Transfer RNA from a Minisyncoccota bacterium, 72 nucleotides, folded computationally. It matches the Rfam family "tRNA". Rfam describes the family as follows. Transfer RNA (tRNA) molecules are approximately 80 nucleotides in length. It is annotated as a transfer RNA. The prediction has a mean pLDDT of 83.

RNA sequence: GCCGGCAUAGCUCAGCGGUAGAGCAAAAUCUUCAUAAGGUUGAGGUCGCAGGUUCGACCCCUGCUGCCGGCA
Numbered sequence: 001g002c003c004g005g006c007a008u009a010g011c012u013c014a015g016c017g018g019u020a021g022a023g024c025a026a027a028a029u030c031u032u033c034a035u036a037a038g039g040u041u042g043a044g045g046u047c048g049c050a051g052g053u054u055c056g057a058c059c060c061c062u063g064c065u066g067c068c069g070g071c072a
Stems, first nucleotide, its partner, number of pairs: 001071007010024004018055001027041004048064005
């Protein structure tokens, strides 16, 4: 230099055009003399950045950034 993959909650990952979810972690609460374990509840996101397409974009297209792999 060229090619490909990945980027979504604190962490690990779903979601593949129609209002963003799960598990774990953290918080509150119930249970206990207390702790642990367990139950319940609610919260937590400019979907890496900037454009484009579309009535509508996490999703499709382009560029950029970062990480990983391959070729040279």